Predicted 3D model of a 349-nucleotide part of an RNA (small-subunit ribosomal RNA, central domain) from an uncultured prokaryote. Its mean pLDDT, the model's own confidence on a scale to 100, is 89. Rfam family: Bacterial small subunit ribosomal RNA. Gene Ontology terms of the family: ribosome and structural constituent of ribosome.
[in-house]
Context: one part of a larger RNA
Order: sequence, then structure tokens, then C1' cells
RNA sequence: CUGGGCAUAAAGCGCGCGUAGGCGGCGAUAUAAGUCAGUUGUGAAAUCCCCCGGCUCAACCGAGGAACUGCAACUGAAACUGUAUUGCUAGAGUGUGGGAGGGGAGAACGGAAUUCCUGGUGGAGCGGUGAAAUGCAUAGAUAUCAGGAGGAACGCCGGAGGCGAAAGCGGUUCUCUGGCCCACUACUGACGCUGAGGUGCGAAAGCUAGGGGAGCAAACAGGAUUAGAUACCCUGGUAGUCCUAGCCGUAAACGAUGGGUACUAAGUAGAGGGACUCCCAAGGUCUCUCUGCCGGAGCUAAUGUGUUAAGUACCCCGCCUGGGGAGUAUGGUCGCAAGGCUAAAACUC
Repeated sequence: CUGGGCAUAAAGCGCGCGUAGGCGGCGAUAUAAGUCAGUUGUGAAAUCCCCCGGCUCAACCGAGGAACUGCAACUGAAACUGUAUUGCUAGAGUGUGGGAGGGGAGAACGGAAUUCCUGGUGGAGCGGUGAAAUGCAUAGAUAUCAGGAGGAACGCCGGAGGCGAAAGCGGUUCUCUGGCCCACUACUGACGCUGAGGUGCGAAAGCUAGGGGAGCAAACAGGAUUAGAUACCCUGGUAGUCCUAGCCGUAAACGAUGGGUACUAAGUAGAGGGACUCCCAAGGUCUCUCUGCCGGAGCUAAUGUGUUAAGUACCCCGCCUGGGGAGUAUGGUCGCAAGGCUAAAACUC
């Protein structure tokens, strides 16, 4: 260096965009760098291998051969790779006409409910639990009616249904805006795939500054329970949860399954389109895209997976190499901090 792997045993970066690099469709012509063939030169000696010989044998030594799988020059081949020129349309993209959607950003608006405030009715309890108590209440609570304030979240529809790269996205309307699917096959003509570094996005919690604060609720206080109870239960309750601007950059960031392309049995359900049949509708048949269930071959240690592969292949990236020590120390770097990223060893089993 090669050889093995990564759903659950160690192992897929949380997810995009993209630089270098790697890899790359169908023809024609040229070239001859890679590639292949031949010739020549060189590849010191010794060593290794074969054979013969010398020390009584062997080690050791002498002689011959082979080999030195390499390098260079020259001659030639032109399939493949590369390069150059030229062409194509099946990959990729554009256009035209349609379609679905909680995709994103901003603004405005709406109703239900909780809480609080004011007023009316009312008059002794309420609340809470396994049972209680703390707590609230004659300064009139709970209940009920009317009015008002404020914040947060959007019931039913709602669906193993939709959208998004992932994180994630759910009241209504408007404005701006990204992606996807189908049909036509008009245009470009390989413009592609992946992606070390890099860069952007990234739940919750947390941090900085300024607002906001209804409900909920770490911490905290009290009441219970208990041998104790720094808990589970109850009554309260502050950060926080919300908004704006900026950090943080982590999760069982999960399908514990990287991305791309092609191929490989059936059956069944849902979502979005299209074509045919059909007077229309319903229905039927076919087809493209997406989301599920089941299952054959194959694969797998088994579980399982199985056209949404964990099957069969190719291309590119990431990662793994016994358990603990340890995702720690140290150094570096990022961060306001919390801490993140990178990442050992001694020792031990």
C1' cells in the first nucleotide's frame, strides 16, 4: 500500500450552497500524453534463485547461468482514458400552458378560553387531595350577569394528509417571495454528479440590550407524605416562555440508514396532475410525481429490509479499528459567558 466495514455490534458530518479535486452521455476526425507491442542501450559488484566445482561434510568460498519485474531512446498500434476540433439529444437546464401546498418574510384583523379590574345579583363557604393542610373568603370570596384591560395560543376541519434541505411549518385576509409536480416537446447542447477546505441555515435551553408579561413554570417558600423526602402530590411563585436586535451552534438534530445514477416480482391504500373510454357525471383502463402498508427473490448474525433497499453495480464525500481512562487533559481556535470544535497519553482490564 492492498484487503474489512458504518439501521440495531465501533462507525453517515444536524442540513444546505459551493471552491479545489475526483468522476462523467452518444457519434466523427485528428493527436499519441497515459496504455499496449517490438528493438537497442542501461539496470556495478556482492546478495537471492538454478547448476557445476573447492575445503572429509556444512557454514564458507570459486565459476557459469538466470534474474535484477526498473529507466531511457527509437520504431509501431490506436480499442480504451486524456487532449484538440466538429456534430447530436436520451442527462441537465430554459420556455409556454396548467396544478397542489400549515414552504418563507412582513402587515392588518378575528373569535373561544384563562387571568385581572369595575359594577350588578347573592350570602358562606371556596379551593385542593388517596385523605388533608398550607392558600382564598363577611373589608363579601367561590358561583352568576354585564362592561373593560392585557398577553399568549389558534378548537372543530385535521388525516401513519400536505409543504420544506434539515431545523421545522396549522385562525383569517392582503403584499412580497423560494421550491415542487403535470402537459407540450419549442429552445440551449453535457452546461452534469459529488464535494476536502470555505460559507450559510440550524429545536429547546442559555447569554447581551431594550420592551412585554395572561397562562404555565426551573429556582425558591410553605403544606402534606415519609424513618428521612433537598422528590413524586398540593398552595403560591421568580427567571424563562412572547416581541425586536445580536450571540450561542448543540440534541435519541433518528429512518439511529450521506448524496447521485441505472437496473431488479407481485398485491393494496392515500395525495397532486395528465391521457383514453364516456353525450355529461359516476365508473373503468393507462401513465408521471409523492406518501404508507404488506410481501417474493436477494441480502442480513438475527431482528428485519425488500423499486422510498439494508438487493445488484458504478461515482464522490464523511466516519470506524477492544472496554475504561475520555469526548477528558494539553495546545490551538471560536464565544460576553455557559461552553463548542479539534483531540491525546500514562495507567488499567